This is a predicted structure of a 76-nucleotide RNA (SAH (S-adenosyl-L-homocysteine) riboswitch aptamer) from Rhodanobacter sp. C06.
RNA sequence: CGGGCCGAGGGGUGCUGCGACGGAGCGAUCCGCCACGCUCGGCCCGCGAUCCUCGAGACAAGGGCGCCCUCCAUGC
Numbered sequence: 001c002g003g004g005c006c007g008a009g010g011g012g013u014g015c016u017g018c019g020a021c022g023g024a025g026c027g028a029u030c031c032g033c034c035a036c037g038c039u040c041g042g043c044c045c046g047c048g049a050u051c052c053u054c055g056a057g058a059c060a061a062g063g064g065c066g067c068c069c070u071c072c073a074u075g076c
Stems, first nucleotide, its partner, number of pairs: 001046009010069006018037001021032004036062001
């Protein structure tokens, strides 16, 4: 750095629908599904780097358009 698994980012619900995915089609495209696809933490695998050893510390910022709840602050 890439991939995978797990966890977290308060909860519920409606709408639209890009990508990915599934289906149809020679093709253009159409239908379906769909607002954690993002970030962070832990672990595993691969690649690269690294002379070796020993640790310590930290835990956020975001997520189309609405509604409700929760939480915090302020005013009445």
Its Rfam family is "SAH (S-adenosyl-L-homocysteine) riboswitch aptamer". Rfam 15.1 lists 1,354 matches to the family in 1,132 species. Rfam links the family to the GO terms regulation of gene expression and S-adenosylhomocysteine metabolic process. On this family, see Wang et al., Mol Cell 2008: "Riboswitches that sense S-adenosylhomocysteine and activate genes involved in coenzyme recycling". The source organism's lineage runs through Bacteria, Pseudomonadota, Lysobacterales, Rhodanobacteraceae and Rhodanobacter.